[in-house]
RNA sequence: GACAAAGGCAAACCCGCCGAAAGGCGGCGACGCAAAGCCACGAGGCUACAGCGCGCUCAUCGCGCCACGCCAGUCGGGCUACCGAA
Numbered sequence: 001g002a003c004a005a006a007g008g009c010a011a012a013c014c015c016g017c018c019g020a021a022a023g024g025c026g027g028c029g030a031c032g033c034a035a036a037g038c039c040a041c042g043a044g045g046c047u048a049c050a051g052c053g054c055g056c057u058c059a060u061c062g063c064g065c066c067a068c069g070c071c072a073g074u075c076g077g078g079c080u081a082c083c084g085a086a
Stems, first nucleotide, its partner, number of pairs: 001083001008033002014027005031073001037079003041076003044071003051065005
């Protein structure tokens, strides 16, 4: 980062599995991506099992707080990578 070339990845929906959930994995499928390759270091966002607090028509349950969980296709950052016009 090109009306180039060779390719690559794969959103949502749906199906199966794992998970409390967010979400992840696999299949199908392409919304898109010049790093939509990898990494939770910074920011941001998501979930709340457990824990704590409160409430209620007892238990049940509900509400609030909360990451040790998650998001790399939210941004920044780090590492690596095909092609070679401007």
Predicted 3D model of an 86-nucleotide RNA (c-di-GMP-I riboswitch aptamer) from a soil metagenome. Its mean pLDDT, the model's own confidence on a scale to 100, is 87.